[in-house]
């Protein structure tokens, strides 16, 4: 130099669930804050585990919990697809 595939990161496209609840203050409204029940699970977080490994121990889920986050729209979103950045890589 190519480089199949890994990590990560950035743009676009796709994206689910669950009260646009109640009460009290603000505010013209939107919407904001404090309370209170009731929920979801795919931000993050944590626990068991199949499993896996250098097997003392350690990795390890979309399961499990709901601390956070969320339950009209928007933002947000795991994961998926595409392209591009950078690293790393059998050959």
């Nucleotide at each position: 130099u190519c480089g199949a595939c890994c990590u990560g990161g950035c743009a676009c496209g796709g994206g689910a669930g669950a009260g646009c609840c109640c009460c009290g203050g603000g505010g013209a409204a939107a919407c904001c804050c404090g309370g209170g029940c009731g929920c979801c699970g795919a931000a993050g977080g944590a626990g068991c585990a199949a499993c896996c490994g250098c097997c003392c121990c350690g990795g390890a889920a979309a399961c499990u919990c709901u601390c956070a986050g969320g339950c009209a729209g928007a933002c947000g979103g795991a994961c998926c697809g595409c392209g591009c950045c950078a690293g790393g890589a059998a050959g």